[in-house]
RNA sequence: AGAGUGGGCCGGGUGGCCGCUGGUGUGGGUGUUUUCACCCCACUGGAGGAAAGUCCGGGCUCCAUUAAGCAAGACGCCGGGUAACGCCCGGCGGGGGUAACCCCAGGGACAGUGCCACAGAAAGCAAACCGCCGGACAGCAGGCUUCCGGUAAGGGUGAAAGGGUGCGGUAAGAGCGCACCGCGUUUCUCCGGUAACGGAGACGGCAUGGUAAACCCCGUCUGGAGCAAGACCAAAUAGGGAAACGUUUCAGGGCUGCUCGCCCAGUUUCCGGGUAGGUCGCAUGAGGUGUCUGGUAACAGGCAUCCCAGAUGAAUGGUCACCAAUCGGCCUCUUUUGGCUGAGAACAGAACCCGGCUUACAGGCCCACUCUUUUU
RNA sequence: CGGGGUGUAGCGCAGUCUGGUAGCGCAUCGGUUUUGGGAACCGAGGGCCGGAGGUUCGAAUCCUCUCACCCCGA
Numbered sequence: 001a002g003a004g005u006g007g008g009c010c011g012g013g014u015g016g017c018c019g020c021u022g023g024u025g026u027g028g029g030u031g032u033u034u035u036c037a038c039c040c041c042a043c044u045g046g047a048g049g050a051a052a053g054u055c056c057g058g059g060c061u062c063c064a065u066u067a068a069g070c071a072a073g074a075c076g077c078c079g080g081g082u083a084a085c086g087c088c089c090g091g092c093g094g095g096g097g098u099a100a101c102c103c104c105a106g107g108g109a110c111a112g113u114g115c116c117a118c119a120g121a122a123a124g125c126a127a128a129c130c131g132c133c134g135g136a137c138a139g140c141a142g143g144c145u146u147c148c149g150g151u152a153a154g155g156g157u158g159a160a161a162g163g164g165u166g167c168g169g170u171a172a173g174a175g176c177g178c179a180c181c182g183c184g185u186u187u188c189u190c191c192g193g194u195a196a197c198g199g200a201g202a203c204g205g206c207a208u209g210g211u212a213a214a215c216c217c218c219g220u221c222u223g224g225a226g227c228a229a230g231a232c233c234a235a236a237u238a239g240g241g242a243a244a245c246g247u248u249u250c251a252g253g254g255c256u257g258c259u260c261g262c263c264c265a266g267u268u269u270c271c272g273g274g275u276a277g278g279u280c281g282c283a284u285g286a287g288g289u290g291u292c293u294g295g296u297a298a299c300a301g302g303c304a305u306c307c308c309a310g311a312u313g314a315a316u317g318g319u320c321a322c323c324a325a326u327c328g329g330c331c332u333c334u335u336u337u338g339g340c341u342g343a344g345a346a347c348a349g350a351a352c353c354c355g356g357c358u359u360a361c362a363g364g365c366c367c368a369c370u371c372u373u374u375u376u
Numbered sequence: 377c378g379g380g381g382u383g384u385a386g387c388g389c390a391g392u393c394u395g396g397u398a399g400c401g402c403a404u405c406g407g408u409u410u411u412g413g414g415a416a417c418c419g420a421g422g423g424c425c426g427g428a429g430g431u432u433c434g435a436a437u438c439c440u441c442u443c444a445c446c447c448c449g450a
Base pairs, nucleotide, nucleotide: 001372002371003370004369005368006367007366008365009364010363012323013322014321015320016319017318018317020046021045022044023043024042025041027040028039029038030037031036048347052358053357055356056355057354058353059352060226061225062224063223072222073221074220075219076218077091078090079089080088081087092106093104094103095102096101107217108216112215113214114211115210116209129155130154131151132150133149134148135147136146138145139144140143163181164180165179166178167177168176182206183204184203187202188201189200190199191198192197230280231279232278233277240271241270242269243268244267245266252264253263254262255261287306288305289304290303291302292301293300294299326343327342328341329340330339331338377449378448379447380446381445382444383443386402387401388400389399396433404420405419406418407417408416426442427441428440429439430438
């Protein structure tokens, strides 16, 4: 210098003017009014790294509930972190890359069932198409045909054909025997490691081909709903309950033939439930920042310091000027450079709150590391 | 806030559950028939299954993430 890997950070700044919204004020004004409501004034707070998708986990609230079990779903190497997790950290094993480094749903296929198209003789109790070898009556005529048997070493098919190489062995072959390599673990021992696992040796003569992101088996975890949760205050109208009235002229219905009486209806007053509406929940929290300690790390602890959005048709905006990273155009210059001018942008916007994951993102900065080439 | 569905040729749909060659109708193109057109008959082309990644020998189909659209409940 070029190419690349991993991690972290920013995601415009300053000022003026005009607005929006929360809070505070022994500020001012209006409404009869101190409380209350509205308006004005002053001071002050006002989006994000993802506020997003709503994919996981928790707090909180209500309902249900003895424990437990069934069903359903999720997860699945080992150790640790955490309030918890399907998240994170560290390791193990496997795969990829020259390397830095990256990726893995990474339990079980001798509990059972299913599937493996096409091709191929045979695809799951393995299998004789060609080939190789042996035998036999016979035929032809001198190695072919037919039949019976042996054989997985060779050919060919396939994603996959039941270890590989060599030597021996054999009629030809075959873990049939041996050596080396590979493989096996619910066979054992020793060493290292908390463990997953690794190393060494013995044993096994090679069996259980793949598929569980097919059903399934084993282990672990999960009660349900969600701030429109839930709590409180509480109109109008309708309906419910209680008490009183129901009399002299008019005054409803039922019980009776009539009166009295009782009941319903009616009127007045009171009570309670729920709706509209309002208040709370709702901003001090597994909180932020700095620093120290422990730990490889995730993270935990101590000390100091700070208070940092809270709407409910839903605020956080508009405009002007200057500055700046960066980009484009023109001019000058051999080049570097200098001058003028234009743009100056992405993804996106809280709604009960946190921890994660995933996805989107113009432009820019920093740190560590790897490979190649060149120079010293 | 909670739940469900769809995406396949220009258009409308099968195929997905149970993985193994992507198909049907209309439309398009060519030919026959006709004086010409329509209709009819015969034939042909057109897709990498919304996108990305994974599992598998093999994925439209199974799994994960994501995009767009639609529906339902409070």
Two RNAs folded together computationally: RNase P RNA and transfer RNA, 450 nucleotides in total. Model confidence (mean pLDDT): 76 of 100. Rfam match: Bacterial RNase P class A. The family's RNA type in Rfam is ribozyme. Rfam links the family to the GO terms ribonuclease P activity, dimeric ribonuclease P complex and tRNA processing.